[in-house]
RNA sequence: CUCUUAUCCAGAGAGGCGGAGGGACUGGCCCUUUGAUGCCCGGCAACCGGCAAGCUAAGACUUGGCAAGGUGCCAAUUCCUGCAAGGUAAUUCCUUGUAAAGAUGAGAG
Numbered sequence: 001c002u003c004u005u006a007u008c009c010a011g012a013g014a015g016g017c018g019g020a021g022g023g024a025c026u027g028g029c030c031c032u033u034u035g036a037u038g039c040c041c042g043g044c045a046a047c048c049g050g051c052a053a054g055c056u057a058a059g060a061c062u063u064g065g066c067a068a069g070g071u072g073c074c075a076a077u078u079c080c081u082g083c084a085a086g087g088u089a090a091u092u093c094c095u096u097g098u099a100a101a102g103a104u105g106a107g108a109g
Stems, first nucleotide, its partner, number of pairs: 001109008013041001015040003021031003025082001027080002042074003047070002049066001051064004078101001083097005
């Protein structure tokens, strides 16, 4: 980097360093010197993990609880939107979806 698969309306500091940008991209709309991004500490969660029970021929699977280890995450629903369908007088607005795109985990190449 590519592919497969699961999840994405919950949760997380009034700390330290440091100084200008940031929220993937489009169009919006926002955050930010009342210090952004980043790093450290701290925290959240429970994908992997490990534990117990159930089930099975076995693997797998299901449920529960754990958090020392591997990741991840800690403004706004993945901030909204981008494709399709429906409603609407409407290019507005509203609703829906296993869409696309993106993020993260796990597995494979």
The RNA shown here (SAM riboswitch aptamer (S box leader)) has 109 nucleotides and comes from Halobacillus alkaliphilus. The coordinates come from a structure-prediction model, not an experiment, and the mean pLDDT is 80. The source organism's lineage runs through Bacteria, Bacilli, Caryophanales, Bacillaceae and Halobacillus. It matches the Rfam family "SAM riboswitch aptamer (S box leader)". Its family is annotated with regulation of gene expression in the Gene Ontology.